[in-house]
Molecule: SAM riboswitch aptamer (S box leader)
Organism: Exiguobacterium artemiae 255-15
């Protein structure tokens, strides 16, 4: 890549290099020269996986060490499909997509 699973309405910044893009795709709507995308450095959030402690009869709690991951807006909304409402919406589900973690 590719298959399987688990979650996704919470939380979290400052420099310095670069220069105009980005918010996966579509259609929207937004962030963007008061500085986009990419890197570095410092940090900080959280608890997926092992470590480790504690209880427990095999799982729960706890750390934040180590692997990752994230640090605008709900996955920023919608797209498909159904219920319900009567307008334009409300839920609920699928798809697709992100991450961990396993397998091949």
């Nucleotide at each position: 890549c590719a298959c399987u699973u688990a979650u996704c309405c919470a939380g979290a910044g400052a420099g310095g290099u670069g220069g105009a893009g980005g918010g996966a795709c579509u259609g929207g709507c937004c962030c963007u020269a008061c500085g986009a995308a990419a890197c570095c450095u410092c940090g900080g959030c959280a608890a997926c996986a092992g470590a480790c402690u504690c209880a427990u009869u095999a799982u729960g709690a706890g750390c934040a060490c180590u692997g990752u991951g994230c640090c605008a807006a709900u996955u920023c909304c919608a797209u498909c499909a159904g219920a319900c409402a009567a307008u334009u919406g409300u839920c609920u589900g699928a798809g697709a997509g992100a991450u961990g973690a396993g397998u091949c």